[in-house]
Context: one part of a larger RNA
RNA sequence: UUGGGCGUAAAGCGUCCGCAGAUGGUUUGAUACGUCGUUCGUCAAAUCCUGAAGCUCAACUUCAGGGCUGCGAACGAAACGGUCAUACUUGAGGCCGGACAAGGCAAGCGGAAUUACCGGUGUAGCGGUAAAAUGCGUUAAUAUCGGUAAGAACACCAAAAGCGAAGGCAGCUUGCUGGGACGGUUCUGACAUUAAGGGACGAAAGCGUGGGGAGCGAAUGGGAUUAGAUACCCCAGUAGUCCACGCUGUAAACGAUGGGUACUGAGCAUUGGGAGUAUCGACCCUCUCAGUGUUGUUUAAUUAAGCUAACGCCUUAAGUACCCCGCCUGGGAAGUACGGUCGCAAGACUAAAACUC
Numbered sequence: 001u002u003g004g005g006c007g008u009a010a011a012g013c014g015u016c017c018g019c020a021g022a023u024g025g026u027u028u029g030a031u032a033c034g035u036c037g038u039u040c041g042u043c044a045a046a047u048c049c050u051g052a053a054g055c056u057c058a059a060c061u062u063c064a065g066g067g068c069u070g071c072g073a074a075c076g077a078a079a080c081g082g083u084c085a086u087a088c089u090u091g092a093g094g095c096c097g098g099a100c101a102a103g104g105c106a107a108g109c110g111g112a113a114u115u116a117c118c119g120g121u122g123u124a125g126c127g128g129u130a131a132a133a134u135g136c137g138u139u140a141a142u143a144u145c146g147g148u149a150a151g152a153a154c155a156c157c158a159a160a161a162g163c164g165a166a167g168g169c170a171g172c173u174u175g176c177u178g179g180g181a182c183g184g185u186u187c188u189g190a191c192a193u194u195a196a197g198g199g200a201c202g203a204a205a206g207c208g209u210g211g212g213g214a215g216c217g218a219a220u221g222g223g224a225u226u227a228g229a230u231a232c233c234c235c236a237g238u239a240g241u242c243c244a245c246g247c248u249g250u251a252a253a254c255g256a257u258g259g260g261u262a263c264u265g266a267g268c269a270u271u272g273g274g275a276g277u278a279u280c281g282a283c284c285c286u287c288u289c290a291g292u293g294u295u296g297u298u299u300a301a302u303u304a305a306g307c308u309a310a311c312g313c314c315u316u317a318a319g320u321a322c323c324c325c326g327c328c329u330g331g332g333a334a335g336u337a338c339g340g341u342c343g344c345a346a347g348a349c350u351a352a353a354a355c356u357c
Base pairs, nucleotide, nucleotide: 004328005327006326007311008310012325014201015200016199017198021194022193023192025088026087028085029084030083031082033081034080035077036076037075038074039073040072041071042070048066049065050064051063052062053061054060091191092188093187094186095184096183097182100179103177104176105175106174107173108172109171110154114150115149116148117147118146119145120144121143125136126135162169163168206247207246208245209244210243211242215241216240220236221235222234223233258324259323260322261321262320263319266295267294268293269292270291271290272289273288274287275286276285306313307312330357331356332355339350340349341348342347
């Protein structure tokens, strides 16, 4: 290479956008590049295969014929692929309409709680634990009432719920803004899919500058526990957590499951849209499009077929197929060294070998 794989055995890039490339709907015509057919030429000798012949046989040698894989030319075919032209609407996109949601950004506002401070009441404890102690408290704590301030997070609603490409998103209001779904038969007319390189986004922690700092809390100090205790428990507590701007670019970034299209038997629940029936209207009910879950328990029945090593998956496939990308090839050494690129650094990305089992 042929081939086999990637939920859990090695293996799906964290996610999206997208140039090249690869692949690509229906109709008609042209062309003859791919493709196919026929003929001719070429394809040195030796080797190879077949049939003869010569050394007593064989190996070996000689003669005749042949094949494989190609290349070139001529003539021909036109289904399929390509190219050029033509038309179409079902793929894709636009437009119109009423709905939808913690989608994003910014500003403003709200109450509960916490802590601190001030004032009142009040007096000896409070706090903490398995038990204690460190700690706080007569300079009046804890408790309780009133006031002031600050920062952070938004109870109930709340759900197997919703939205987002992923990361992720939750008090309320307003402004700006992205999105998909549904309905219309209104427009364009294949404009599509995937995507190496490239670009953008990307939890937490961390870094830089400047703010902020209530609670929590790496580090650190103290008290316990213990043989020890650089821990688990307790009392404190710095960075951080928060904001603005800039960097970092990683996670069990998980559904451990790349994206797209088509097809394949049922039940139940739920979210959004539409239609119908009914109604004064709404609810309910039936059908349908798009999403999100589930088929467990008592067990009579179920998740069918299919797939899978099994577990399990099963219209949200891990089923049946096609297209494109990424990745895997025994364990360790190692996601390391070296080199390169990026970064302020921490480090990230790319990525071996000796040796060893």
Predicted 3D model of a 357-nucleotide part of an RNA (small-subunit ribosomal RNA, central domain) from a metagenome. The RNAcentral record of the full RNA draws on SILVA.